[in-house]
RNA sequence: GCAGCUGUAGUAUAUCGGUAGUACAUCAGCUUCCCAAGCUGAGGAGGCGGGUCCGACUCCCGUCAGCUGCU
Numbered sequence: 001g002c003a004g005c006u007g008u009a010g011u012a013u014a015u016c017g018g019u020a021g022u023a024c025a026u027c028a029g030c031u032u033c034c035c036a037a038g039c040u041g042a043g044g045a046g047g048c049g050g051g052u053c054c055g056a057c058u059c060c061c062g063u064c065a066g067c068u069g070c071u
Base pairs, nucleotide, nucleotide: 001070002069003068004067005066006065007064010024011023012022013021018054026042027041028040029039030038047063048062049061050060051059
């Protein structure tokens, strides 16, 4: 330099055009003499910039970061 793959919450992951879920973690409540465990609830996310579309995490283009292969 070229090609491919992957970017979603603090972490790990699902959904792949129609309100972005789940688990752990965090916080609050219940329970307990206290802690832990358990139960209930709450907050929190689509790398970035454009385009297409009634509507985009999803499709297209560019760009950034990481990984892999080739040179």